[in-house]
Context: one part of a larger RNA
RNA sequence: CUAGGUUUAAAGGGUGCGCAGGCGGAAUAUCAAGUCAGUGGUGAAAGCUCUCCGCUUAACGGGGAAAUUGCCAUUGAAACUGUUAUUCUUGAGUGUAGUUGAGGUGGUUGGAAUGUGUUGUGUAGCGGUGAAAUGCGUAGAUAUAACACAGAACACCGAUUGCGAAGGCAGAUCACUAAACUACUACUGACGCUGAGGCACGAAAGCGUGGGGAGCGAACAGGAUUAGAUACCCUGGUAGUCCACGCCCUAAACGAUGAUUACUCGCUGUUGGCGAUACACUGUCAGCGGCUAAGCGAAAGCGUUAAGUAAUCCACCUGGGGAGUACGAUCGCAAGGUUGAAACUC
Repeated sequence: CUAGGUUUAAAGGGUGCGCAGGCGGAAUAUCAAGUCAGUGGUGAAAGCUCUCCGCUUAACGGGGAAAUUGCCAUUGAAACUGUUAUUCUUGAGUGUAGUUGAGGUGGUUGGAAUGUGUUGUGUAGCGGUGAAAUGCGUAGAUAUAACACAGAACACCGAUUGCGAAGGCAGAUCACUAAACUACUACUGACGCUGAGGCACGAAAGCGUGGGGAGCGAACAGGAUUAGAUACCCUGGUAGUCCACGCCCUAAACGAUGAUUACUCGCUGUUGGCGAUACACUGUCAGCGGCUAAGCGAAAGCGUUAAGUAAUCCACCUGGGGAGUACGAUCGCAAGGUUGAAACUC
């Protein structure tokens, strides 16, 4: 490289947008680049293959044919791919009228709880555990009541619910903003799909500057446990967790399942529409789930949301370890990230 593969054996990029590239709906005409056919030229000789001949045979040698799968020129064909032109509406998009949701950004605001402070009541314990102790408390704690302040998170509703490309998103409300779906079928007329590089987003932790700091809590300290206990348990507690701006760019970033399109037996729940309706039954479109026929699969299982049947494009895999390491390059303030071997060994 080919071939075979990528849910779990090695293997789907964390996610999207998108330049180049690859691939691409229906009809008519056109050209003839690809494609197909004919003809001519060329494709040295030797060699290979076939055949005939010559050395007694063979090796060897000689004659002839074939082959040289290619290239060039020319004459044609026009189904398919392509070019150009015209047209079409089913793919794609726009419009009109609605609907839906924890989608996003910024502001305002609410109550419960916790902690702290002040004041009152009140007195000897509180707290914690398997049991204790460290700790707090007669300088009046814990408990209880009132008031005040602070920060963070939003009980019930709440659900195999919903929304988002993924990460993710949950008190209420306002402003701005993105999307999806349904109905109508008015408009554009292939405008599409995928997408190496590239660009953007990207949990948590971490980093820089400045704020904030209630609770929790790496590190750290003490008390226990224990043979020891650099732990599990307890009492404290700093970074951090929160906000703004700027970095980092990794996760079991998982459905361990790339995107798009078409086709393929049924049952059932649920979310949002629409049609119809007094209600109900029921129909239909889009999504989210459960069970299954065929089929697939090593099996577990998947099964119209495919891991079935096909097509296009991208990414990735090729025994275990060495190793996601070394070296180089590149990005980063750093931590480190990305790319990514070999010797050797089994």
This is a predicted structure of a 346-nucleotide part of an RNA (small-subunit ribosomal RNA, central domain) from an uncultured bacterium. RNAcentral holds the full RNA, with entries from ENA, Greengenes and SILVA.